[in-house]
Molecule: RNase P RNA; transfer RNA
Organism: Mariprofundaceae bacterium
RNA sequence: GGAGUGGUUCGGGUGGUCGCGACAGUGAAACAACUGAUCGAGGAAAGUCCGGGCUGCACAGAACAGGAUGCCGGAUAACGUCCGGCGAGUGAAAGCUCGGGAAAGUGCCACAGAGAAUAGACCGCCGAAGAUUCUUCGGUAAGGGUGAAACGGUGCGGUAAGAGCGCACCGCUCUGUUUGGUAACGGACAGAGGCAAGGUAAACCCCAUCCGCAGCAAAACCAAAUAGGAAGGCAUUAAGCGUGGUUCGCGCGCGUCUUCGGGUAGGUUGCUAGAGCCUGCGAGCAAUUGCAGGCCGAGAUGAAUGAUCAUCGCCCUAGAAUAAGGGUACAGAACCCGGCUUACAGAACCACUCCACUC
RNA sequence: GCCGAUGUAGCUCAGCUGGUAGAGCAGCUCAUUCGUAAUGAGCAGGCCGCGGGUUCGAAUCCCACCAUCGGCUCCA
Numbered sequence: 001g002g003a004g005u006g007g008u009u010c011g012g013g014u015g016g017u018c019g020c021g022a023c024a025g026u027g028a029a030a031c032a033a034c035u036g037a038u039c040g041a042g043g044a045a046a047g048u049c050c051g052g053g054c055u056g057c058a059c060a061g062a063a064c065a066g067g068a069u070g071c072c073g074g075a076u077a078a079c080g081u082c083c084g085g086c087g088a089g090u091g092a093a094a095g096c097u098c099g100g101g102a103a104a105g106u107g108c109c110a111c112a113g114a115g116a117a118u119a120g121a122c123c124g125c126c127g128a129a130g131a132u133u134c135u136u137c138g139g140u141a142a143g144g145g146u147g148a149a150a151c152g153g154u155g156c157g158g159u160a161a162g163a164g165c166g167c168a169c170c171g172c173u174c175u176g177u178u179u180g181g182u183a184a185c186g187g188a189c190a191g192a193g194g195c196a197a198g199g200u201a202a203a204c205c206c207c208a209u210c211c212g213c214a215g216c217a218a219a220a221c222c223a224a225a226u227a228g229g230a231a232g233g234c235a236u237u238a239a240g241c242g243u244g245g246u247u248c249g250c251g252c253g254c255g256u257c258u259u260c261g262g263g264u265a266g267g268u269u270g271c272u273a274g275a276g277c278c279u280g281c282g283a284g285c286a287a288u289u290g291c292a293g294g295c296c297g298a299g300a301u302g303a304a305u306g307a308u309c310a311u312c313g314c315c316c317u318a319g320a321a322u323a324a325g326g327g328u329a330c331a332g333a334a335c336c337c338g339g340c341u342u343a344c345a346g347a348a349c350c351a352c353u354c355c356a357c358u359c
Numbered sequence: 360g361c362c363g364a365u366g367u368a369g370c371u372c373a374g375c376u377g378g379u380a381g382a383g384c385a386g387c388u389c390a391u392u393c394g395u396a397a398u399g400a401g402c403a404g405g406c407c408g409c410g411g412g413u414u415c416g417a418a419u420c421c422c423a424c425c426a427u428c429g430g431c432u433c434c435a
Stems, first nucleotide, its partner, number of pairs: 001355010012312007020040003023036004042330001046341002049339005054215004061248004066211005071085005086099005100206002105204002107200003122144002124140007152170006171195001172193009219269004229260006240252003262434002276295008313328005360431007369384004378415001386402005408424001410422003
């Protein structure tokens, strides 16, 4: 200098003018108004895909059904997330991707092909018989062909031809001992087996672990208003409802549910101080966590967070500079957090790999 | 804001225990008719919303994204 891999941070700055939503103060109270060195979108506020808090229903129970996850260990409030490791695949490397069980059972494997899972003779090879270069019967999985997939590989022996049929080496499976490791798993040694256990569980299923249901339009309260109406279902005293797929249990309990019709469409709480942020020291390889100090950084409800001017930065228009013109991403809170995923103009930084050159 | 459903031919829908996609209407051509309609025969038209993955193989199974539609306040 070039090519690449993994990650982190930021994602316009400053000032003026006008305006909006909160909050605080002034105002006897409320509204209005005025004042203010006050605060006012994000890394994804998004998708709503997981997990948790919170709220109501037994402060949530049992069984079945159903769903989710899946190597091992750890982190955590929890997770399908993250960290560290193990194994397999892939890449020249940094790295990246994947992860229970197919020797419990069942199903499926189209077309092609002779045969598709207790194997299988279409061509070929070999033998026999007939016959005369073809037919029949038998043997053969070495060779050809089909397919995504055809039931270890190489060599020697062996044979009519062949074949783990026998042997050697390589590979594989199982068992035992030992060793390193918390474990997944790795190493070593010994023995057994001619090799059985093709693929598919994002097919049913098996094993292990976890999961009650609903969601802030949850829920609690105040106020206002009315026809406490009609039809239908289920019940008629133990059904019904809470309760969600069923049963039980628990609670309410004398009707209850659905639809139509009627009324009100106002307010308060929930609502933002939190698994919070910053700094320092410590524990740990890390995810993360302990302690100390400091800080308060949106809370709307038809829904504020905007517009404009100046100037600087960045990008484009050019071969370079100046001037000029144009542009400046994705997007936008709605109960709150932890993740994942997706969108994103660009900028800066860190670590690592390979190649080339120079000293 | 929360919850749920659906995307297949021009339109309305099947097909979703994986095996290479159909039906009706519409369109085009021919026949029939003096001509049109109806009828009959034939033809064309599909990246199955988009992108990954599992599998030999995906409209179908899994994941992510996009679009469309529906439901959810309170009182009696």